A computed fold for a 111-nucleotide RNA from Pararobbsia silviterrae, annotated as SAM-I/IV (S-adenosyl methionine) riboswitch aptamer. NCBI's taxonomy places the organism under Bacteria, Pseudomonadati, Betaproteobacteria, Burkholderiaceae, Pararobbsia. Rfam family: SAM-I/IV (S-adenosyl methionine) riboswitch aptamer. Its family is annotated with S-adenosylmethionine metabolic process and regulation of gene expression in the Gene Ontology. Clan: SAM clan. For this family Rfam cites "The aptamer core of SAM-IV riboswitches mimics the ligand-binding site of SAM-I riboswitches" (Weinberg et al., RNA, 2008). RNAcentral holds the sequence, with entries from Rfam.
[in-house]
């Protein structure tokens, strides 16, 4: 970086301006860009040594998934299974992650 391939979800959440473009019902709709902002809670990371819950700082992601069906464990498609800097590059090494927020619940060490 390429090719193959597994797992996990897709019930809930959460937009508003600005600017381009199309469309048409002429001010609304749709696609793209940007700005702030919100949502989740996948991976880091924090509570914490685990686990389960938790928190949202970083790395993604969304902020109306589509079709069929009476009826889904269905079909398409869609996300994630951190980032970033060096080098001798299948590997080392390093770096930054709130002054916030939560501070329960088991387990295991040790005394």
């Nucleotide at each position: 970086c390429g090719c193959g391939g597994g797992c996990a979800u897709c019930c809930a959440g959460a937009g508003u301006c600005g600017g381009c473009a199309a469309g048409c019902g002429u001010g609304u709709u749709u696609g793209c860009c940007g700005a702030c902002g919100c949502c989740a809670a996948c991976c880091u990371g924090c509570c914490c040594u685990c686990c389960c819950g938790g928190c949202a700082a970083g790395g993604u992601g969304g902020c109306g998934g589509c079709c069929c069906u009476c009826a889904g464990c269905g079909g398409c498609g869609a996300u994630g299974c951190g980032g970033c800097c060096g080098a001798g590059c299948u590997u080392c090494g390093g770096c930054a992650a709130c002054g916030a927020a939560a501070c329960g619940g088991g387990a295991a060490c040790a005394g």